[in-house]
Context: one part of a larger RNA
């Protein structure tokens, strides 16, 4: 001096990011036992009592009941939840970064949508097959949402998907007006030039697709400015205006979201940038990208509280092992 166990006077979280590690708790039987609640739970709720041995009684026992005794100490060692209160987020059991993350991430039953009539759609594979499926729309694949309850509001201008075909645009391909070059022939020698063989080519026909017309958001998304206005003031149910596809509805809100910000008011605390109840001035909440609730259920995140302790105030002292130092 470090490590791993014991142990402590008075205090009891004053330690710290944080009760992180320790300590408490703990079996078995009786009582008794809240709020909520999806009535099933919560719950081992919370909280109390008992527990050894001798007799005696009852009992076929197991066990009871009723006296007495010892000891600090009777589940006499070892093993054997602490608990409560509140909020986040996930409904729940499960799954995950084999080796720094176990979660609020994934998954999950539940709900929608959307493909697909069976030689199925979707996947592999040059193909032949194969899976799907020895399955048939109460089936299969993709998408997204994520128990339950309550619900889930306006937009189809954009882009994307479906449907439609009048018209504009259009490929290749059909066409082949005409150009050019070549030269029999004809010339007024300047040119001109027919067949035929090359080169090239306008008009015209011409699909699907794009313009176009429609639907359709639980498809991808998107959901406003300014002025003015009421009997004190201040607000602003109302009222102009401007622009949009269309102007955020219900709930919900300084929030896993809010910069200003430790907004303000209220609680808990002597004392609280956290945390809990509210307000709404929502920088930049919102409805299955779901929206608000929620019982139970979390090695899950935050805040208190009871019990408990060397975590601390502040450090002793024992043991064991190591290290150092002497030999």
């Nucleotide at each position: 001096u470090c490590a791993u166990g014991g142990u402590u006077a008075a205090g009891g979280a004053a330690c710290u990011a944080g009760g992180c590690a320790a300590a408490a708790u703990c079996g078995c039987c009786c009582c008794g036992u809240a709020a909520c609640u999806u009535c099933g739970g919560g719950a081992g709720a919370a909280g109390g009592g008992g527990c050894g041995c001798c007799a005696u009684c009852a009992g076929c026992a197991a066990u009871g009941a009723u006296g007495g005794c010892c000891g600090c100490a009777g589940u006499g060692a070892a093993a054997a939840g602490a608990u409560c209160c509140a909020g986040g987020c996930g409904a729940c059991u499960g799954u995950u970064u084999a080796u720094c993350a176990a979660a609020a991430a994934c998954a999950c039953a539940u709900g929608g949508c959307u493909u697909u009539g069976c030689u199925a759609a979707a996947u592999c594979g040059a193909a032949a097959g194969a899976u799907g499926a020895u399955g048939u729309a109460u089936a299969a694949g993709g998408c997204c949402u994520g128990a339950c309850a309550c619900c889930u509001g306006c937009c189809c201008g954009g882009u994307g998907c479906u449907g439609g075909a009048a018209g504009g645009u259009u490929a290749a391909a059909a066409g082949g007006a005409g150009a050019u070059g070549u030269u029999a022939u004809c010339u007024u020698c300047g040119g001109a030039g027919a067949a035929g063989c090359a080169u090239u080519g306008a008009a015209u026909u011409g699909a699907a697709g794009c313009c176009c017309c429609a639907g359709u958001a639980a498809a991808c998304g998107g959901c406003g400015g300014c002025c003015g206005u009421a009997a004190c003031u201040a607000u602003a149910a109302c009222g102009g205006u401007c622009c949009u596809a269309a102007g955020g509805u219900a709930g919900c809100g300084a929030a896993a979201u809010u910069c200003c910000u430790u907004g303000u008011c209220g609680g808990g605390u002597a004392a609280g940038u956290u945390c809990c109840g509210a307000c709404c001035u929502g920088c930049a909440c919102g409805a299955a990208u779901g929206g608000u609730g929620c019982a139970a259920c979390g090695a899950u995140c935050u805040g208190g509280a009871c019990a408990c302790u060397g975590u601390c105030u502040c450090a002793g002292c024992c043991a064991u092992g190591a290290g150092c130092u002497c030999g």